[in-house]
Source information
Model confidence (mean pLDDT): 83 of 100. Predicted 3D model of a 1480-nucleotide RNA (small-subunit ribosomal RNA) from Candidatus Uhrbacteria bacterium RIFOXYB12_FULL_58_10.
RNA sequence: AGAGUUUGAUCCUGGCUCAGGAUGAAUGCUGGCGGCGUGUCUAAGGCAUGCAAGUCGCGCGGACAUAAUGCGAUUACAUCAAGCUAUGUUAGCGGCAGACGGGAGCGGAACACAUUGGUAACAUUCCUUGAAGUCGUGAACAACCCCGGGAAACUGGGGCUAAUACACGAUGGCCAAGGGGGGUCGUAAGACAUUCCCUUGUAAAGCUUCGGCGCUUCAAGAUUGGCCUAUGUCCUAUCAGCUAGUUGGCGAGGUAACUGCUCACCAAGGCUAUGACGGGUAGGGGGCGUAAGAGCGUGGCCCCCCUCACUGGGACUGAGACACUGCCCAGACACCUACGGGUGGCUGCAGUCAAGAAUAUUCGGCAAUGGGCGAAAGCCUGACCGAGCGACGCCGCGUGCCAGACGAAGCACUUCGGGGUGUAAAUGGCUUUUUUCAGGGACGAACAAAUGACGGUACCUGAAGAAUAAGAGGUUGCUAACUCUGUGCCAGCAGCAGCGGUAAUACAGAGACCUCGAGCAUUAUCCGGAAUUAUUGGGCGUAAAGGGUCCGUAGGCGGCUUAUCAAGUCAUGUGUCAAAUCUUUGGGCUCAACCCAGAGGCUGCGCGUGAAACUGGUAGGCUAGAGGUCGGGAGAGGCAUGUGGAAUUGUUGGUGUAGCGGUAAAAUGCGUUAAUAUCAACAAGAACACCAAAUGCGAAGGCAGCAUGCUGGAACGAUUCUGACGCUGAGGGACGAAAGCGUGGGUAGCGAAUGGGAUUAGAUACCCCAGUAGUCCACGCCCUAAACGAUGAGUGCUAGAUAUCAGGAGUAUCGACCCUCCUGGUGUCGUUGAACCAAGCUAACGCGUUAAGCACUCCGCCUGGGGAGUACGGUCGCAAGACUAAAACUCAAAGGAAUAGACGGGGACCCGCACAAGCGGUGGAGCAUGUGGUUUAAUUCGACGGUAAGCGUAGAACCUUACCUGGGCUUGAAAGGUAGCUGCAAGUCUGGUGAAAGCCGGACCGCCUUCGAGGGUGCUAUCUAGGUGCUGCAUGGUUGUCGUCAGCUCGUGGCGUGAGCUGUUCCCUUAAGUGGGGUAACGAGCGCAACCCUUGUCAUGCGUUACAUAUGUCGCAUGAGACUGCCCUCGCAAGAGGGAGGAAGGUGAGGAUGACGUCAAAUCAGCAUGGCCCUUACGUCCAGGGCCACACACGUGCUACAAUGGCUGGUACAAUGGGCUGCCAAACCGCAAGGUGGAGCGAAUCCCAUAAAGCCAGUCUCAGUUCGGAUUGAGGGCUGAAAUUCGCCCUCAUGAAGCUGGAAUCGCUAGUAACGGCCGAUCAGCUACGCGGCCGUGAAUACGUUCUCGGGUCUUGUACUCACCGCCCGUCAAGCCAAGAGAGUCGGGGGCGCCCGAAUGUCGCCGUUAGGCGGCAGAAGGCGAAACCGAUGAUAGGGGCUAAGUCGUAACAAGGCAUCCGUAGCGGAAGCUGUGGAUG
Repeated sequence: AGAGUUUGAUCCUGGCUCAGGAUGAAUGCUGGCGGCGUGUCUAAGGCAUGCAAGUCGCGCGGACAUAAUGCGAUUACAUCAAGCUAUGUUAGCGGCAGACGGGAGCGGAACACAUUGGUAACAUUCCUUGAAGUCGUGAACAACCCCGGGAAACUGGGGCUAAUACACGAUGGCCAAGGGGGGUCGUAAGACAUUCCCUUGUAAAGCUUCGGCGCUUCAAGAUUGGCCUAUGUCCUAUCAGCUAGUUGGCGAGGUAACUGCUCACCAAGGCUAUGACGGGUAGGGGGCGUAAGAGCGUGGCCCCCCUCACUGGGACUGAGACACUGCCCAGACACCUACGGGUGGCUGCAGUCAAGAAUAUUCGGCAAUGGGCGAAAGCCUGACCGAGCGACGCCGCGUGCCAGACGAAGCACUUCGGGGUGUAAAUGGCUUUUUUCAGGGACGAACAAAUGACGGUACCUGAAGAAUAAGAGGUUGCUAACUCUGUGCCAGCAGCAGCGGUAAUACAGAGACCUCGAGCAUUAUCCGGAAUUAUUGGGCGUAAAGGGUCCGUAGGCGGCUUAUCAAGUCAUGUGUCAAAUCUUUGGGCUCAACCCAGAGGCUGCGCGUGAAACUGGUAGGCUAGAGGUCGGGAGAGGCAUGUGGAAUUGUUGGUGUAGCGGUAAAAUGCGUUAAUAUCAACAAGAACACCAAAUGCGAAGGCAGCAUGCUGGAACGAUUCUGACGCUGAGGGACGAAAGCGUGGGUAGCGAAUGGGAUUAGAUACCCCAGUAGUCCACGCCCUAAACGAUGAGUGCUAGAUAUCAGGAGUAUCGACCCUCCUGGUGUCGUUGAACCAAGCUAACGCGUUAAGCACUCCGCCUGGGGAGUACGGUCGCAAGACUAAAACUCAAAGGAAUAGACGGGGACCCGCACAAGCGGUGGAGCAUGUGGUUUAAUUCGACGGUAAGCGUAGAACCUUACCUGGGCUUGAAAGGUAGCUGCAAGUCUGGUGAAAGCCGGACCGCCUUCGAGGGUGCUAUCUAGGUGCUGCAUGGUUGUCGUCAGCUCGUGGCGUGAGCUGUUCCCUUAAGUGGGGUAACGAGCGCAACCCUUGUCAUGCGUUACAUAUGUCGCAUGAGACUGCCCUCGCAAGAGGGAGGAAGGUGAGGAUGACGUCAAAUCAGCAUGGCCCUUACGUCCAGGGCCACACACGUGCUACAAUGGCUGGUACAAUGGGCUGCCAAACCGCAAGGUGGAGCGAAUCCCAUAAAGCCAGUCUCAGUUCGGAUUGAGGGCUGAAAUUCGCCCUCAUGAAGCUGGAAUCGCUAGUAACGGCCGAUCAGCUACGCGGCCGUGAAUACGUUCUCGGGUCUUGUACUCACCGCCCGUCAAGCCAAGAGAGUCGGGGGCGCCCGAAUGUCGCCGUUAGGCGGCAGAAGGCGAAACCGAUGAUAGGGGCUAAGUCGUAACAAGGCAUCCGUAGCGGAAGCUGUGGAUG
């Protein structure tokens, strides 16, 4: 100090999340020791038990015990009793202390706390100092004794008694109260202090060991408190008004003291937007956590203050209390009870129950420190000092150290070679912190002695022995750390982004590694990061955010200058700001944590002194701000009244006849009762063409015929006046389009709703015909808009250009206009282009003197998206609704600008057999073939729009073959390595069985050699083989397609924050990103073209073979030729059009050649290959079957439907190819297929091999035919072990459908289409009508680019980027969740009125006292009516969320009706329509 996350990528805005620190913590796993700290945050819930406040006998009378004594009694000793003495104990009276110490945080938003002052308005036991005093008398009450009551607690009556208990009297002033005189201050009223005088009044206690300790009064000090003031002190305005003791006064009471503190009377005040009153929450501070700081959060331990003590009320005592372990009353709860009545208060220390995620011992000691009492000894002290428990925190230590292998084992990885764990272990040596044992052994003790809970502890010494001691979390990024296996959107993980659907570094396990370490993680909470509430330190054109506009109150801010004051400000001095904490220096525990001492700091407040620039106050001056006056002008500024023409509609009349109207097209509608059209007249209402504009005016909304009246504002000019009078503006007031509402008018046109007609799947719409509210007027409401410049108002400063208004000047003119210049004002600066658009700002777009620049002042507003501008509450409104305005819940984004693509029922330009123009087909028939489907034991598999379907298959009868059935084999059908065996090698022949494979046998032969044993074969064992099994979505390779389309990129430079752009755009041109011109680009690469092959012409050379042997044809090779080279026109050029020559002309024709990429396109079955799977089988061998099935559907073809033809006969002309397991001649046989035959030929020589269409002649004569040939029967041929499933061919016979093919659709632009035949691969043969080639005959048409399809370039819009087969809205249906409403129901706190009224206080009356009666106040309780808060509630409504539900298509492109805002009506729903507005 930052990082992750919105996007295809980018910048910005903005939220969410993480890394850090902290804790009185808790939880999980783990756990060796010590020190110092710390430990019920919840139920201020209830408590058993013990302890936590007593002490004084030197205040008092008793009692008791012991000892001595003891008149006396009994007496033998002895013993006993009264008394007395001494010592000790202490129930009671009395004194002091129980108001401290200890606990807790309920309440309380307040003088409670903090700080600073005040008290001349006060108190203060004990303590210190000083002064004075301490005389006398008396009556009681406990204890005790007697008699009672009661279960108990306790208590009644009578009697005796002491005191430092109580009472009375005396004395007394430096005491108190009252009065008076003098004094100081003040104008006075009066206030104040001090002094003097007078009157009145009030004290005391004794004890003693004789040292002293006490007592009374006064004064002073110290300490501790009471009260008052100023300042500070949480959230809420969806709490805006509150208050009757309330505010003040007079008097009285009361208090230690001031005061409405209380009471009577009088007055009507007091507080509040600087937040009263109400509601919620909360002990405050020193401090603590965090942070760079400012801040934010917090108040546990320690210290100070406050408050409380079962709940509520109350007083008593006392120096002090309204009293934690005192009293009275009431209440709740608990306990005891003899039922009559009593007792109790752990928020003291332990402990217990409950609650809770959670928090300790019913410990030791008064040794120390401190407290109470006491003269003291001493007693008491759960304060305190210690120990125990808890890793709860901080700090420290340890779990060993050294050596030890090219490195054991195990584990895990592996490319199988090895690498890792890893010097780690083992092993050897050493040490002993810690541990255990043994010995010694403190400080803390002050204070002469005695005295230590902790504690036989710390510490020291010795011994034993590596001995007793390591885990937790993590390893996708953020974030340090990676592999294997398992799993397969499952199980699971996750702080965020996100992982998991068969190769997961993200799940789980393992290994390895990383971090920290007696801990490590998680959860919760706080601060930080977050400049994400912004004082330091943010924003508001489009991201959230300028109020619709103006006026103006409070408030805030404010021109130049002089003097003064000193409030702010600044300087300095001083007091205070408790200690602890913090910083720092030093010191003590072995260090540290911890502790001690010193210094600093604690940013604050008070007082004194000083300064006077700035702000402020006061007094004065000025004119630049602001305003006034005068003058002549501009304007749709406002209100009112009047008035004008055009148009529309209606009515009347005339002319006139069949249509009109409307639409993309129609229909509804109107019209022969005369429409539309046309002429005239009349009526009505609404709006004002041209002028008119980039115009003008107004605060905004808004304002438009013309005239008049009234009226507001602004601008200019002036030698004028005032003299800061100003700016802004929370609340407040006024105005405020359209729609809408109320009352009354008006209603021509238009026109929500509504009706009808169309469109449509539907059409509650768009279009059409009608049409009501409304639109208009008057008055009154409403108060909202995309009320927008999405830009608040004011002031100053910072280049310009232009239009207009007013004024002035110049030239000119008779004058005016025009023109030029200047000043001031108002408005505009919009695009390519000619000049300007600087600087600056901005995320960019853009803004740019009308700022979104640079500054100041004031106001309003924002703080992630949704929920929601909604609910509830309040105010306003007749209503509609407006204003104000949340939360739960939910998401990780929502958004702005710009970029590259893609897309558009956006635009421009261009191309292509893309359309058009033509020719021929397909789609109909039969057959062939492929596919789907179906069937089947199997019909193996793959390919599926274009880019699958005569495709893989250039040859399925067996084989192929992968499929099915059945029969076999198991190191295997084929391959390699190692080891052993083998001389029966191998091999040949052969038997049985069998469908074969195979299995079981028999015979023959019986190996080579360099003699090392090797080679080879077979068998056995083992490592392994094998798989057309899966994954083309793990891959290589190959291929299709866009597309032979003209594109795709790079380097350097430039531009931009960046993604990116430029180059590659533009103009011309081309088949072409082909070339030229221009240009912040200059070049280059892959593509294009060319180079390559074939072909067309010629030349030359050679020529086996062939012809007719010379040329030539032909074959091969080499070369020439074509380049827009030449001419004309156009053009800057590139080039285009035309022409000449030429075999060929503008790429001559054809081929090969396929950029970056797209489609997770195709192929694991051609091959290769990762992973997974099978292993007597998913391998392999064999036989048979299947791949050839057949109701159907589709694709591709063949043959046809005939006369441009069929058939018969004759006759002519090719080229490419193939041939030795081959092509096969002649000749002969057969109708033919074919057979016999064997010449020739490894081929320009021989053969396949007759080309066919064509031409000539004949026949057929329009018909299901002499067309067509399917189908079927019979007989043959060929190949092959084998043609049944399932081959081809020949002959004879049979002779189906079909008479030119619906919607739709395909190919082709020239040697092309069409027609005709020939050859080849595969191949034993062939289902080939396929495919690949070859030659023959040989056309038609192209105006053109509107449309269809595909493509290219530029541009535009975008909410798309899986890219329009995109995105996305709303209802409905289902599930879940939270919140609001809700007839009500239940509960809570507080207040109000009334009733009752304890203790207690007070007042009055009666009473000698004791006491009695009554009044008032008064807690708890009761009754009542409201308001508020919470819980719950049938039900209905909306909201949010949820992989694959329904209906539509609203939005994003012109989204197919541009969208959106306000309002109103309507509709299943998105939505539609009217009206006004915005352009986003």
It matches the Rfam family "Bacterial small subunit ribosomal RNA". Rfam links the family to the GO terms structural constituent of ribosome and ribosome. The RNAcentral record of the sequence draws on SILVA. The organism belongs to Candidatus Uhriibacteriota, within Bacteria.